[in-house]
Context: one part of a larger RNA
C1' cells in the first nucleotide's frame, strides 16, 4: 500500500498443546482380615546333662538343654480405599498456518446508532424483546467558557 480499506463468525484442510472418556496395563501406599519363617521374649518342661553344692557311691539339689505352648514378628494371600504413570473407542473446544467456502455483523449515521445486562429464536456472522449507558452522528433550543 489510506473505503477498490478495514474486519467478524460458521464451514472445509493442516499442524500443536491440553481436556473430557466406557474401558485396559503398570507403579507406590492406607486400612482390615488370613496365614506366620528365622529370631527375641514369657510359661511349661515327666525326656537329655561332663563342668556348681551336698554324698565313698547310688543318687539328690542346683543350673541348663531338646521337646510342648503363648506372643512380637519379614514375606506371601484375600478384601476395600487413595495417589500416580502409559494406553484408549468416542466427544467437546482452543491456539496457530500466503492466496479454500457462505455471508457482511462491527469500524463513517457502517446504510436498522453502537454497546452492556437478559430471554427466545437462527447456517454463520447474528436477529427481536425488555431494561440500562453515551464511549451516538445531524438538526434546533437553553447555559457556561474562549476568541
Nucleotide at each position: 500500500c489510506a473505503c477498490c480499506g478495514c474486519c467478524c463468525g460458521u464451514c472445509a484442510a493442516g499442524u500443536c498443546a491440553g481436556c473430557c472418556g466406557a474401558g485396559u496395563g503398570g507403579a507406590g501406599u492406607g486400612c482390615a482380615c488370613c496365614c506366620g519363617a528365622a529370631g527375641g521374649a514369657g510359661g511349661u518342661g515327666a525326656g537329655c546333662u561332663a563342668a556348681c553344692c551336698c554324698g565313698c557311691a547310688a543318687g539328690g539339689g542346683g543350673a541348663g538343654c531338646a521337646g510342648c505352648u503363648u506372643u512380637c514378628g519379614a514375606a506371601g494371600g484375600u478384601g476395600u480405599g487413595c495417589u500416580u504413570c502409559g494406553u484408549g473407542a468416542g466427544g467437546a473446544g482452543g491456539a496457530c498456518u500466503a492466496a479454500g467456502u457462505c455471508g457482511u455483523a462491527a469500524c463513517a449515521a457502517g446504510g436498522u446508532a453502537g454497546c452492556c445486562g437478559u430471554a427466545c429464536c437462527g447456517g454463520a456472522a447474528g436477529g427481536u424483546g425488555c431494561g440500562g449507558c453515551u464511549g451516538g452522528a445531524u438538526c434546533a433550543c437553553c447555559u457556561c467558557c474562549u476568541u